[in-house]
């Protein structure tokens, strides 16, 4: 070391929560590869693509100690040297490459019929003999390349004969070897034979080794055998001839794909993914065949032959194969020098020197990877300049710089200078390198990426859904920390970041280690095959287990201890080890396997039992419609309301007869049976289960079950009968914008049987079977037994079933819970985001319809699952409001005043738009206001603060001009003062600056409407729940009210209700002028005395709490009735508006960001406009009249307001007014006579003595001015209108309804408006059924931007990928048939033929040519299989503002879906039959609790 070291999550579906499931990220690693940058060394590594063509030069030679020659050199004796050719080894190594190959290719074990040059070892041997040949040399042919022919020669070169341990052969018998050379003659080296080793190769077997079954059958040399051949060798290997085998669901065959491992990376592992470098095996060598040589090849730098392709040529013919090393060229994001060298390791030849080695060993190029240095170090605040934010104070770069003090790794220059060499000398390419020593000088050396969150790291500018960003979420529409740029950080660092790719995370294929009732996922259900599991107990055996030990798993990596390079990387040494495989000993507990035993699982048997279990048959009766006869008359019948439809030719009704066909009330039930779909009148017959009992009989005979069989609802389909109702399609009638629908009249398939078919449903318990175990409670069906009992009952216990609750557990939750969704075990089936899809394409079934099986391109970050809060539902309870209803009096119609909208216009300034804009800002536009338009002017400005200069300020007149303005005259010299001057004004000048009713209420304060004076809104502790949340706050009761009471896992509290405030109803105290008068006096008069007793005024106070009674009610809160009380249950009014909602309303009230204007979007002025008019609507006024008009007379108020003002009083004037003019800063004085009302006249129902608009004249008031465009008077004119459609407001008592009075703006007033005051003074409230708004509680829910929500489909338009298609265009694969190259084999009677035998002739053996089997290309013919393309056609998918409808989601407005038919523009409808994953309201049954 092993044992034992090892495991992290995060964004992202919601308003929010768990969950499930995807999807992204953070990490390691690469033979990479762009981007930016780049200082030095070490060490490794470097065509992944086109096995795509290659120019050039290397890459395999060597031996003269095998041989005969010939050439040079030399001293011409004899040596030396080179070298064609013959001959010998060697060219199968070494070096590349990974196309082919799913294979005994490749690992890992094991085996038996081979073979082996060199090489080691043993043992023997090496004798005669011969015949040719190349080179040479003549001759000749070719362009070349090569070649022919005669003639000469050697040889370790070829042959024969001999022997011979050897081989075949049962055995006779047969076969069968040799070579020499060098020499210093000591030897050395070769040569034959045989036997062995070493190492190498070949062959055969277990067992492993990729996906698809949308590839299920495949196989004739196939399997197997007998002979015979062939091989080095076993074998169908190859051939005759039998036989009919042999593979295959444990996955053949076929298809696609890929060299295989040792390792490499990743990982906690266990697995995934991958075989560049380096080692091992294969296979490949331009594509295909083939054979020779050989010890080894069917041979990368060897042949032969066919092809394509390149060259060269005299056109006859020839010559090539870098996937060896550099090089080129291509492809391609990409991947190096046409280098040095044999000094080192190998490797070939030779005796040896040596020669050859693009093997090797170096060097060169590339940040390509991994290691290691380095860019300096210390000291340096006035915390410098600049840069950058800035609150303008400062803050930060930043000790960072500058300056000083030192080093000298790099680095540059000199000088030395190795190791690597072995074996005594020789030999170093690297290389003057490594290294060392001097010497110079801070000297030569830092980028890069981020900096919204995951994920370290923040401001400023610029852009304005634009540029652009982006891994996922997501960011950019004017204040962007997410886009650019800066400054400033953060992170790594000669690299950094971005891309592709693999592991990881991702228990997201789950062995380890997942899951199916709703979230994705249980066959529709049963029989059974095959596997796979299997009860109690004995022996045996060892195949699984478990264990010792042997063999094996190369080496190198990795590990661990060591060493060596200055460290490290990197190299060296050693040692361990796992897991696998084979042999082998050994153990028997569990499994199996074999014998053999047992009953409790299973099964038979016996008795009994309950049933809508099933298939045939036979029978009943009630309705329904027909038909026929009667009776009877006008209508029926439908519906929301109708109509089509029937009926005077007698319908419906009624009655009697008849005739058909379906389907079986009531009993009736969370009752029964049955595998499931399914099953009900009543009775036969046939027949299947089951349950109880009981314990004879078998003995494990059992469980679950891939294929594979069998039944399956409805609707459909074929053929034939049937056809009452009923009822798709269809017709018609209604609704409806439409209505291919709901509704209504009619009606055809079909519903019904008999044969057959089709095989699906939400075929559901959304829950696969079996067996065991795990509280219980309450029903309720069967069956048996106990007590009991005349008997049935009641009760009480086993077993089977059926149901509601529930305990422990389990679940994401809801919920399940002995009938599990606990606990285990066994065996099947299924499942792995959403979509696109159950689709397409193949195949299988089916007559069809259609079912089975079942993708993929491409798109989306999500789709979902349960629960939670809301909010909404043409859900549901309860309440409550002038909400409705009971009622009164109105708008809408006239007319007329305002106020929008259009529309006009030079402007008609701007805002306010459902409620909640519209007599609104505007509590008062004739100029002003005024913002709006035309003209006509001004530029530091009409208005502030700072500078300078000048001028006292400041009045008064004139001239121009529509004014603004502008130009003059005069008049006037002021105040403080420290004598410079200063304050106030004004001029003029340059500049900061002023100014803006310009934009943006969607940047905002602040105020303001609305929900709503509605009871609501929340916390803090506690409890619950994994949490989101909940509870409190719900419940019963009350109450105007979350107001109080009572119960409650809750206790308590805050903001809101209430209550405190104003005002007003009644008393009291105190005060008592300008108020007040009861007694006294007085006067015309409360006028004056006097008084404050009363009113009244304003101040303090009292008074009302459900205090007392009675009832009810729960003995409570709190009603209801009453006494007293001015007042009664909040006495009546007002102010007072909770958390929040509308991106509500206001930038033009007034603050203000941040953008824009700056001789004009600022300022002045004059005149016009806001007041326009075909028309629409809001909101008033006034009327239509007699409850009234009109005259004369006469009565009662509050509350305001008044010195630039209210005005008595008098006089003019018909009057608005107008002169004079008293009083009041008001409890005194004036506006100011209130009115309706009473009383009295008249008018007498008309368009009037009603109405009063309009228009005429003549006045009058304000005002610079009443023309556009004021008010009022007075005459005179006298419009419309006769109670107003459809709809609509407002009101509950001092209210409505009616009457007048005042104010506020305000010079005047278009005010009828608006705010306030008082007079008179009502009518109804049975009730909540309904509209409308709200409040609590429940319920659905796909919605949360909250229904003004969401959301389907089809049209139309763009883009995408795809399907189908007449076919076209490739590639591949096997087949059948033709021709057949080279070649091996066989064959030959044709031709040649030195060695042998033969004397010859000839033979033997050889070649050569024929010929025949095989066969490569190649031709031809049909097929399979894949690809691409295609007019044209399908559907799908995307896609900010597109038609049409509105199918879903609430009871979504006909509940909704599942399967089927049939129909329609489409969602969709309708028929059948299911299921609930339907709401609501009633019953009914079971459960809980009391």
């Nucleotide at each position: 070391a092993u044992c034992a070291u090892g495991g992290a999550g995060a964004g992202u579906u919601u308003g929010a929560u768990c969950c499930u499931g995807g999807c992204u990220c953070a990490g390691g690693a690469u033979g990479a590869a762009c981007g930016c940058u780049g200082g030095c060394g070490g060490u490794a590594u470097g065509c992944u693509u086109a096995a795509u063509a290659c120019a050039u030069g290397c890459a395999a030679g060597u031996c003269g100690u095998a041989c005969g020659a010939g050439a040079g050199u030399u001293u011409u004796u004899a040596a030396c040297u080179c070298u064609a050719g013959u001959g010998g080894c060697g060219g199968a190594c070494g070096g590349g490459u990974g196309a082919g190959u799913a294979a005994c290719a490749c690992g890992u074990g094991a085996g038996a019929a081979u073979c082996u040059g060199c090489c080691c070892u043993u043992a023997g041997g090496a004798g005669g003999a011969g015949g040719a040949u190349a080179a040479c040399a003549g001759c000749u042919g070719g362009a070349a390349a090569c070649g022919g022919u005669u003639g000469c020669u050697a040889a370790u070169a070829c042959u024969c004969c001999a022997u011979a341990u050897g081989c075949c052969g049962a055995g006779a018998g047969g076969u069968g070897a040799a070579a020499g050379g060098a020499u210093g003659u000591a030897u050395c080296u070769g040569c034959c034979u045989a036997a062995g080793g070493a190492g190498g190769a070949g062959c055969u077997c277990g067992c492993g080794u990729c996906u698809g079954a949308u590839u299920a059958g495949c196989u004739a040399g196939u399997u197997g055998g007998u002979a015979g051949g062939g091989u080095a060798a076993a074998g169908g290997c190859c051939u005759a001839c039998c036989a009919a085998g042999g593979c295959g669901a444990c996955g053949a065959u076929c298809a696609g794909u890929a060299g295989c491992u040792g390792g490499u990376u990743u990982g906690a592992g266990a697995g995934g993914a991958u075989g560049a470098u380096c080692a091992g095996c294969c296979a490949c060598a331009c594509u295909g065949g083939g054979a020779c040589u050989g010890a080894g090849a069917c041979a990368c730098g060897g042949c032969c032959c066919a092809g394509a392709c390149u060259c060269c040529u005299a056109c006859g013919g020839g010559a090539g194969g870098c996937a060896g090393c550099a090089g080129u060229a291509g492809g391609g994001a990409a991947u190096u020098u046409u280098c040095c060298g044999c000094a080192a390791u190998g490797g070939g030849c030779g005796a040896a020197a040596g020669c050859c080695u693009g093997a090797c060993g170096g060097a060169g190029c590339a940040a390509u990877a991994c290691c290691g240095c380095g860019u300096g170090a210390g000291g340096g605040a006035u915390g410098a300049c600049g840069g950058c934010c800035u609150g303008u104070g400062g803050g930060u770069u930043g000790u960072a710089a500058a300056c000083c003090u030192c080093u000298u790794u790099u680095c540059u220059c000199a000088a030395g200078g190795a190791a690597g060499a072995a074996g005594u000398u020789c030999u170093g390419a690297c290389g003057g390198u490594a290294c060392u020593u001097g010497a110079g000088g801070a000297a030569u050396a830092a980028g890069c990426a981020u900096c919204g969150g995951c994920u370290a790291a923040c401001u400023c500018u610029g852009u304005g859904c634009c540029a652009g960003c982006a891994g996922c979420c997501g960011c950019g529409g004017u204040a962007a920390u997410a886009c650019a740029g800066a400054g400033g950080a953060u992170g790594c660092a000669a690299g950094c970041g971005u891309u592709a790719u693999c592991c990881g995370g991702a228990a997201u294929c789950a062995c380890u280690g997942g899951g199916c009732a709703u979230a994705a996922a249980g066959c529709g259900u049963c029989u059974g095959u095959a596997g796979g599991u299997g009860g109690u107990u004995u022996a045996g055996u060892a195949a699984g287990u478990c264990u010792g030990c042997u063999g094996u798993u190369a080496a190198a990596g990795a590990c661990u201890g060591g060493g060596g390079c200055u460290c490290a990387a990197c190299c060296c040494c050693a040692g361990a080890a796992a897991a696998g495989c084979a042999g082998u000993g050994g153990a028997a507990a569990c499994u199996g396997c074999u014998a053999g035993a047992c009953u409790u699982g299973a099964g038979u048997g016996u008795g009994g039992u309950a049933g809508a279990g099933g298939u045939a048959g036979a029978g009943g009766g009630a309705a329904u419609u027909c038909c026929u006869a009667g009776u009877g008359u006008a209508g029926c019948g439908g519906u929301g309301a109708a109509a089509u439809g029937c009926g005077u030719a007698g319908a419906u009704a009624u009655u009697a007869g008849g005739a058909a066909g379906a389907a079986c009330a009531c009993c009736a039930a969370u009752g029964g049976c049955g595998a499931a779909g399914g099953c009900a009148c009543u009775c036969u017959a046939c027949u299947g289960g089951g349950c109880c009992a009981u314990a004879a009989c078998u003995g494990a005979c059992a469980c679950u079950g891939a294929g594979a069989g069998a039944c399956g609802a409805a609707a459909g389909c074929u053929a034939g009968g049937g056809g009452a109702g009923c009822a798709a399609a269809u017709g018609g009638g209604a609704u409806u914008a439409g209505a291919u629908a709901c509704c209504c009249c009619a009606g055809u398939a079909g519903u019904c049987c008999u044969a057959g078919c089709u095989g699906u449903a939400a075929a559901c318990g959304a829950u696969g079977g079996a067996u065991a175990c795990u509280a219980g409670a309450u029903g309720u069906u069967g069956c048996a037994c106990g007590u009991a009992u005349u008997a049935a009952c009641c009760c009480g216990u086993g077993c089977a079933g059926u149901a509601u609750c529930g305990u422990a557990g389990c679940u994401a939750a809801g919920g399940c819970g002995u009938u599990a969704a606990g606990u285990a075990u066994c065996c099947c089936g299924c499942c792995u985001g959403g979509g696109a899809a159950g689709u397409a394409c193949g195949c299988u079934c089916g007559c069809a319809a259609g079912a089975g099986u079942g993708a993929a391109a491409c798109u989306c970050a999500a789709a979902g699952g349960a629960a939670u809060u809301g909010a909404c539902g043409g859900g549901g309870g309860c309440c409550c409001g002038c909400a409705c209803a009971a009622g009164c009096g109105g708008u809408g119609g006239a007319g007329u005043a305002u106020g929008u909208g259009g529309u006009u216009u030079a402007a008609u300034u701007c805002g306010a738009u459902g409620c909640a804009a519209c007599g609104c800002g505007a509590a008062g536009a004739a100029c002003c206001u005024u913002a709006c338009c035309a003209g006509g002017g001004c530029u530091u400005g009409a208005c502030a603060u700072g500078u300078c200069a000048c001028a006292a300020a400041u009045c008064u007149u004139c001239u121009u001009g529509a004014a603004a303005g502008a130009g003059a005259a005069g008049a006037g010299u002021g105040c403080c003062u420290u004598c410079g001057g200063g304050a106030a004004u004004g001029u003029g000048a340059a500049c900061a600056c002023a100014g803006g009713u310009g934009g943006u209420g969607c940047a905002u304060g602040g105020c303001u409407g609305u929900c709503g004076u509605c009871a609501g809104c929340u916390c803090g502790u506690g409890u619950c729940g994994u949490g989101a949340g909940a509870u409190g706050u719900u419940g019963g009761g009350u109450u105007a009210a979350g107001u109080c009471c009572c119960g409650c896992a809750a206790c308590g509290a805050g903001c809101g209700u209430a209550a405190c405030c104003c005002u007003u109803g009644u008393c009291u105290u105190u005060a008592g002028u300008u108020g007040c008068c009861a007694u006294c006096a007085u006067u015309c008069a409360g006028u004056u005395g006097g008084g404050c007793a009363c009113u009244u005024u304003a101040a303090a106070g009292a008074g009302a709490c459900u205090g007392c009674c009675g009832g009810u009610g729960a003995u409570a809160a709190a009603c209801c009735g009453g006494a007293g009380g001015a007042a009664g249950g909040u006495g009546a009014g007002g102010a007072c508006g909770a958390c929040g909602u509308c991106a509500a309303g206001u930038c033009a009230g007034c603050a203000u960001g941040c953008c824009c204007c700056u001789u004009a979007c600022g300022c002045c002025c004059u005149g016009g406009g806001c007041u326009a008019c075909a028309c629409a609507c809001g909101u008033a006024c006034u009327a239509c009249a007699a409850u009234g008009g009109c005259c004369g007379a006469g009565a009662c108020a509050a509350a305001g307001a008044g010195u630039c003002g209210c005005a008595a009083g008098u006089u003019u004037g018909c009057a608005a007014a107008a002169a004079c003019a008293a009083g009041c800063c008001a409890a005194u004085c004036u506006c100011a006579u209130a009115a309706a009302c009473u009383c009295g006249g008249u008018c007498u129902c008309a368009g009037u003595u009603c109405g009063g608009a309009u228009u005429g004249c003549a006045g009058g008031c304000u005002g610079c001015a009443a023309c556009u465009c004021g008010c009022c008077u007075g005459c005179a004119u006298g419009a419309a209108g006769u109670u107003g459609g459809a709809a609509u407001c407002g009101c509950u008592a001092g209210u409505a309804a009616u009457c007048g009075c005042c104010g506020g703006u305000c010079a005047g007033c278009c005010a009828u408006a608006c705010g306030g005051c008082g007079g008179u003074g009502a009518a109804u409230c049975c009730g909540u059924u309904c509209c409308c708004g709200g409040g609590c509680c429940u319920u659905g829910u796909a919605c949360a931007c909250a229904c003004c929500g969401c959301c389907c489909g089809u049209c139309a338009c763009a883009c995408c990928a795809u399907g189908g298609a007449a076919g076209c265009u490739g590639u591949u694969c096997a087949u059948g048939c033709c021709c057949a190259a080279a070649g091996u084999c066989g064959u030959u009677a044709c031709c040649c033929u030195a060695a042998c035998c033969g004397c010859a002739a000839g033979g033997a053996g050889g070649g050569g040519g024929g010929c025949g089997c095989c066969u490569a290309a190649g031709g031809u013919a049909g097929g399979g299989a894949u690809a691409g393309u295609g007019a044209c056609u399908g559907g799908g998918g995307u896609g900010a503002a597109g038609u049409c409808g509105u199918a879903a989601c609430a009871a979504g407005g006909u509940a909704g879906c599942c399967c089927u038919a049939c129909u329609g523009g489409a969602a969709g409808g309708u028929g059948g039959g299911g299921c609930u994953g339907g709401a609501u309201c009633a019953c009914c049954u079971c459960c809980u609790u009391a």
Model confidence (mean pLDDT): 84 of 100. The RNA shown here (small-subunit ribosomal RNA) has 1490 nucleotides and comes from a Bacteroidota bacterium. Its Rfam family is "Bacterial small subunit ribosomal RNA". The sequence is in RNAcentral, with records from ENA and SILVA. Lineage of the source: Bacteria > Pseudomonadati > Bacteroidota.